[in-house]
RNA sequence: AGAGUUUGAUCCUGGCUCAGGAUUAACGCUGGCGGCGUGCGUAACACAUGCAAGUCGCGCGACGGUAUUAAUUACAGCAAUGCAGUUGAUACACGGAGCGGCGGACGGGUGAGUAAUACACGAGAAGCUGUCUUGACGUGGGGAACAACGUUUUGAAAAGAACGCUAAUGCCCCAUAGGUCGUGAGAUUAAAGCAGCAAUGCGCGUCUUGAGGCGCUCGUGUCCUAUCAGCUUGUUGGCGAGGUAACGGCUCACCAAGGCAACGACGGGUAGCCGGACUGAGAGGUCGUUCGGCCACACUGGGACUGAGAUAUGGCCCAGACUCCUACGGGAGGCAGCAGUGGGGAAUAUUGCGCAAUGGGGAAAACCCUGACGCAGCGACGCCGCGUGAACGAUGAAGGCCUUCGGGUCGUAAAGUUCUUUUAUCGAGGACGAAGGAUGUGACGGUACCCGAUGAAUAAGCUCCGGCUAACUACGUGCCAGCAGCCGCGGUAAUACGUAGGGAGCAAGCGUUGUCCGGAAUUACUGGGCGUAAAGGGCACGUAGGCGGUCUGUCAAGUCGGCUGUUUAAACUCGCGGCUUAACUGCGAGUCGCAGCCGAUACUGAUAAACUAGAGUACUGGAAAGGCAAGCGGAAUUCCCAGUGUAGCGGUGAAAUGCGUAGAUAUUGGGAAGAACAUCGGUGGCGAAGGCGGCUUGCUGGCCAGAAACUGACGCUGAGGUGCGAAAGCUAGGGUAGCAAACGGGAUUAGAUACCCCGGUAGUCCUAGCCGUAAACGAUGAAUGCUAGGUGUGCGUGCAGAGAUGUAGGUGUGCCGAAGUUAACGCGAUAAGCAUUCCGCCUGGGGACUACGAUCGCAAGAUUGAAACUCAAAGGAAUUGACGGGGGCCCGCACAAGCGGUGGAGCACGUGGUUUAAUUCGAUGCAAACCGAAGAACCUUACCUGGGCUUGACAUACAAGUGGUAGGAGCCGGAAACGGUGACGACCUGCCGCGAGGUAGGAGCUUGAACAGGUGCUGCAUGGCUGUCGUCAGCUCGUGUCGUGAGAUGUUGGGUUAAGUCCCGCAACGAGCGCAACCCCUGCGGCCAGUUGCCAAUCAGCAAUGAUGCACUCUGGCAGGACUGCCAUCGAUAAGAUGGAGGAAGGUGGGGAUGACGUCAAGUCAUCAUGGCCCAUAUGUCCAGGGCGACACACGUGCUACAAUGGGAUGCACAGAGGGAAGCGAGCCUGAGAGGGUGAGCGGAGCCCGAAAAGCAUUUCUCAGUUCGGAUUGAAGUCUGCAAUUCGACUUCAUGAAGAUGGAAUCGCUAGUAAUCGCGGAUCAGCCAAGCCGCGGUGAAUCCGUUCCCGGGCCUUGCACACACCGCCCGUCA
Repeated sequence: AGAGUUUGAUCCUGGCUCAGGAUUAACGCUGGCGGCGUGCGUAACACAUGCAAGUCGCGCGACGGUAUUAAUUACAGCAAUGCAGUUGAUACACGGAGCGGCGGACGGGUGAGUAAUACACGAGAAGCUGUCUUGACGUGGGGAACAACGUUUUGAAAAGAACGCUAAUGCCCCAUAGGUCGUGAGAUUAAAGCAGCAAUGCGCGUCUUGAGGCGCUCGUGUCCUAUCAGCUUGUUGGCGAGGUAACGGCUCACCAAGGCAACGACGGGUAGCCGGACUGAGAGGUCGUUCGGCCACACUGGGACUGAGAUAUGGCCCAGACUCCUACGGGAGGCAGCAGUGGGGAAUAUUGCGCAAUGGGGAAAACCCUGACGCAGCGACGCCGCGUGAACGAUGAAGGCCUUCGGGUCGUAAAGUUCUUUUAUCGAGGACGAAGGAUGUGACGGUACCCGAUGAAUAAGCUCCGGCUAACUACGUGCCAGCAGCCGCGGUAAUACGUAGGGAGCAAGCGUUGUCCGGAAUUACUGGGCGUAAAGGGCACGUAGGCGGUCUGUCAAGUCGGCUGUUUAAACUCGCGGCUUAACUGCGAGUCGCAGCCGAUACUGAUAAACUAGAGUACUGGAAAGGCAAGCGGAAUUCCCAGUGUAGCGGUGAAAUGCGUAGAUAUUGGGAAGAACAUCGGUGGCGAAGGCGGCUUGCUGGCCAGAAACUGACGCUGAGGUGCGAAAGCUAGGGUAGCAAACGGGAUUAGAUACCCCGGUAGUCCUAGCCGUAAACGAUGAAUGCUAGGUGUGCGUGCAGAGAUGUAGGUGUGCCGAAGUUAACGCGAUAAGCAUUCCGCCUGGGGACUACGAUCGCAAGAUUGAAACUCAAAGGAAUUGACGGGGGCCCGCACAAGCGGUGGAGCACGUGGUUUAAUUCGAUGCAAACCGAAGAACCUUACCUGGGCUUGACAUACAAGUGGUAGGAGCCGGAAACGGUGACGACCUGCCGCGAGGUAGGAGCUUGAACAGGUGCUGCAUGGCUGUCGUCAGCUCGUGUCGUGAGAUGUUGGGUUAAGUCCCGCAACGAGCGCAACCCCUGCGGCCAGUUGCCAAUCAGCAAUGAUGCACUCUGGCAGGACUGCCAUCGAUAAGAUGGAGGAAGGUGGGGAUGACGUCAAGUCAUCAUGGCCCAUAUGUCCAGGGCGACACACGUGCUACAAUGGGAUGCACAGAGGGAAGCGAGCCUGAGAGGGUGAGCGGAGCCCGAAAAGCAUUUCUCAGUUCGGAUUGAAGUCUGCAAUUCGACUUCAUGAAGAUGGAAUCGCUAGUAAUCGCGGAUCAGCCAAGCCGCGGUGAAUCCGUUCCCGGGCCUUGCACACACCGCCCGUCA
């Protein structure tokens, strides 16, 4: 010192939240020691029990006890004597009562009340004061009682009553001082003794001095509320009296009518006040626990007595509530003293020890009393200190966790070795605190402290780890469970939940919760604002108040300086000291405030005298919808009367209601009425604002200019107050032409309580009076001064000029703009700039221009104006996008113009749905649906049923075994897989051996364990690939510049293009990915080459063909050709466009390939690859059969048709591009045909598939469900294949369905295109292909144009959208 959070991003405004400190705290988890502090904030709730105020016998009388002693009596004993009693005397550190004295007014507790009889600071005068202190004087003489006690007596008790006796430092009288009162005379008023042998001491009375204490008065300060505005009758003052210690309405009688209050009286709420404490840079804010000062209170309320002092916490009386005792008659009590109990509460301690110390009361003293106090106990409640070990120690152990499986990490951490002993434990010693000297006295305490011993031994947790905020991984969970201070996490890969490992922070504590300050400049004095974010009063006049021009003198209130007093102590800060340190504590010093005295006089103030620049008056001119009143005018509208005239008028997007043959509308003339004043008319004028508009007159307000006579600061602002104040509305009375809420009707619409239309009443107008509000806006309070310019316009004036005109300056009103300012937009001498003065107003959004209360109003309502609750935003300005039934420009088979289809029928295929044991899976608007699938009878195949296998159908490596091994004919069971059996029967390498062979190993096989395998899930974890916008013309970057910034500029603009294509301009200059070109096919000719191609010439042949040849065709390689190059016009001299020439081709020649940044969490885990999850005698794998082919329906894509531009028949003609060896298959034979038999040639410019079809020619059919159409079905066949039943294609014969051009709607296509015709290929045994991919043949129509539909591009504008209009959002209901 800041940070998070409004947005896609930005700046600002603004609230919310966090990090800090503190705490009389509480709660959760945890807990070794010590020191110093601290501990009922709630029920001022109720209290059992004990203690907390007594003391004095040196004031007094009596009683009791004990001891001693004397006398005496009884008993025991022979006696001495013992023992018990009685009486007297004496003594006592004895006891408990009484009289008396002092003290119980201190000490201790609590904070209920109290907003001033309080408190703090500072002054003051009309006072009292026990004990203590200074000094002076006195203490003489007498007397009467009352307790105790005794007797009687009441009562349960508590407590008394009557009578009798008695003492005193108790009480009374007399005397005398001093004092007091009185001008004086004079009046009045004291005393007590005790102890001691004594000296003497302690007392007593009066006056006096002081100290300390208390009472009283004044000034200043001291919370919230105006939704409390008036309060007060002892009230305010006076005179007199009373009362008090004392002043005083303190009390009373009388008199006067005052007193307080917007500087907040009175009322309401809350609260003990202060020193100080916490926080803060400070100013402030909050608090008033412990400690200290003051006050108040003592069960609640009231009252006095005693006393120096009380209206008295452990005194009294009365009343009340409560508790207890009771014999029911009556009594007792007061923990907010210390402990303690119950209760309340989240929550706060021992019924401890001691008077040793300090302090207090009493006493002459010893001493007694003291829950004050000193200590101990309990509580991590707080602060402070210490410890839980230290050094070495890598095989980086084991184990945990993670892992890319290599390793990493916990981690020198542990273990281990060496060492130390604070603390804890034990043992030994052992204080200070105790005084001026001597002696005595220690609760704490055998404590602190010191010494020794054993031994790492006795001692670590809590919170957090998404950002803010230091610290990350795994697993579990799956919008569940949960977290969360704010933002927000969690819907299957969660660093945010839970656990673990690891890490961070603090540490005997750590977190949470509550509260306060801070951050918050978020109430702004220091230190904020008000055009649009919250905020200028609707406007003026003016009261109080605040502020105020120039000069001189005086005063010294403010102001400034010095000194003095005070500001208790403690605290705080600084310095120095004491406990081992620190906390804690001791000593010294210091700041602000208030008061007094002395001084200064610039400024403010007061006062006196002056001035004229502010303000005002008079004078001369001037402009104007300024106001009020009266009168007058014309146009228009409507109505009335009359004329002309006839069928409509009116109204709308279109209509209808309405008016009209009873004569409308239209038109002419006459009349009536009310309201408003066209043109002029203008970002022109006037007014404070609201507002003001025909003309004339009267009355009246303000403004401007000129000149400079007068007054002499007379000024500015303005809380309350007063007045004015649009429209609507209200009251009363008029008026009412037009317009027109409400209302009626007609339309529109899903509805239409609206918009549109036809009517129409209040009202609009006038007079008088209310209301008092508006987006009453410049969303901008009033006043004054200062601060660049430019350009309009209204009204005056000066100067120059003959004039036109020019120029200067004043006052209004506009625009642009500099500096400056602003969050930006903007403002900018008419400030939102720079300053001063005064007023009003704001403090997150909603709730709420609300409620309650008050005031005003006839009412409507207005003014004033909250809270509960709720949200984390609400908001301003600007930016980029997207969007608009906004605008401009421009494209595209987008529309339009055309041609042909789909949608209706039958069939085929795909999909949905349904069904099923299964009908495997995926694809779903365009951009799924003849799509993955370029071939489902088995296989494929992933699905279902059933049957098998388990290191496996397949891969790698390891271990063990294995020559009768691997392989394996045949046989048995079985649907097969598979399970048995099993003749026969190997291979390679090293070593040994002559050899036979042995031995070791390999391959193979068997067994075992690692592992294989998965078309199982997630395309929302992914790679790759693909679709789509879109072959649309866009998408960006570097540097520079502009902007606080997001961003802008460039890329916009003027032209042009298919194109961000090019040109020009320009704070931009360049560049990249796209466009274009480079690539392929095709169109032209040339060159090269000439077989399998070709055949013009020549030869042979009837011909095919061959030879020759390579001219032509063709094939396939090379180079060429087209570039707006040329001409004209247009254009800006450009880019380019239009037309033309030439050319095979002309303006990208035609076609293809080629797809920018990105969008759709688009598609695909089932092509493949791949993270994670899941299965593991099964979700793997093998086999047989079935299914993927089901069928009430719905959709999509096609094929064939509905016929005559056609169908059938016969004959004839012309392609291109492909394919072929388990193949294409000629020819020949055969069958009606599909086909069969045989088989030449050909791995192909050679042979074959191979017939091209539409077409042409001739002929037939004649408009019909047909010689159209071919579905469906029956029969018979052919071919492929292990096998055509589920479920193939084809052939022949027979059968001959629907269908007669297709509703709403919808698709394709701009030229070799559409349409139409056939041909080929991939896949493939065959084929459900009518699909797909190619090939050629024939070969059109139309494009005026861009208003509209769809999609897209650029610029601009609005926006409350940004998941971006399939958005956002309002109301009602649940």